[in-house]
RNA sequence: GCGGGCGUAGUUCAAUGGUAGAACUUAAGCUUCCCAAGCUUGCGGCGUGGGUUCGAUUCCCAUCGCCCGCU
Numbered sequence: 001g002c003g004g005g006c007g008u009a010g011u012u013c014a015a016u017g018g019u020a021g022a023a024c025u026u027a028a029g030c031u032u033c034c035c036a037a038g039c040u041u042g043c044g045g046c047g048u049g050g051g052u053u054c055g056a057u058u059c060c061c062a063u064c065g066c067c068c069g070c071u
Stems, first nucleotide, its partner, number of pairs: 001070007010024004018054001026042005047063005
C1' cells in the first nucleotide's frame, strides 16, 4: 500500500428497516443479630460525520480505532 472482519450499557453478548433487550455489575429497598445468598425496583448504551428512506443499530459513502490476510 491492497483486501476482509469487528465496533451496541461499566463487562460479555442479542436485535438484518418500525418504541434498543438479556445476563453479570452497580444504586436503593425487603429479608437477616451481622455478612453472604435470595426477592423487588431503578440508573445506564447503537464509534464519529454525511447520504437514502415516512422511518436507520440495520442499507450506502467517508472517517477513526482494533484484529486478520496479502504485498
About this RNA:
The RNA shown here (transfer RNA) has 71 nucleotides and comes from a Holosporales bacterium. Rfam family: tRNA. Rfam describes the family as follows. Transfer RNA (tRNA) molecules are approximately 80 nucleotides in length. It was read from a public genome assembly. Taxonomically the source falls in Holosporales (Bacteria, Pseudomonadati, Pseudomonadota, Alphaproteobacteria).